[in-house]
Source information:
Predicted 3D model of a 75-nucleotide RNA (transfer RNA) from a Patescibacteria group bacterium. Its mean pLDDT, the model's own confidence on a scale to 100, is 81. NCBI's taxonomy places the organism under Bacteria, Bacteria candidate phyla.

RNA sequence: GCCAGAGUAGCUCAGUGGUAGAGCAAUCCACUUGUAAUGGAUAGGUCAGGAGUUCAAUCCUCCUCUCUGGCUCCA
Numbered sequence: 001g002c003c004a005g006a007g008u009a010g011c012u013c014a015g016u017g018g019u020a021g022a023g024c025a026a027u028c029c030a031c032u033u034g035u036a037a038u039g040g041a042u043a044g045g046u047c048a049g050g051a052g053u054u055c056a057a058u059c060c061u062c063c064u065c066u067c068u069g070g071c072u073c074c075a
Base pairs, nucleotide, nucleotide: 001071002070003069004068005067006066007065010024011023012022013021018055026042027041028040029039030038048064049063050062051061052060
């Protein structure tokens, strides 16, 4: 340099045009003499950034950034 994949909650990941979700973690409550475990509830998001298409974009198109893998070149 070329190609492919990935970027969504604190972490691991779903969702792939029509109200953004789960598990774990956090906080609170119940249970307990107390803790753990268990059950319930709450909170937590610019969906990497920008532009475009669309009535409507996490999703489609383009550009940029970051990460991972493969291929190639090397004065």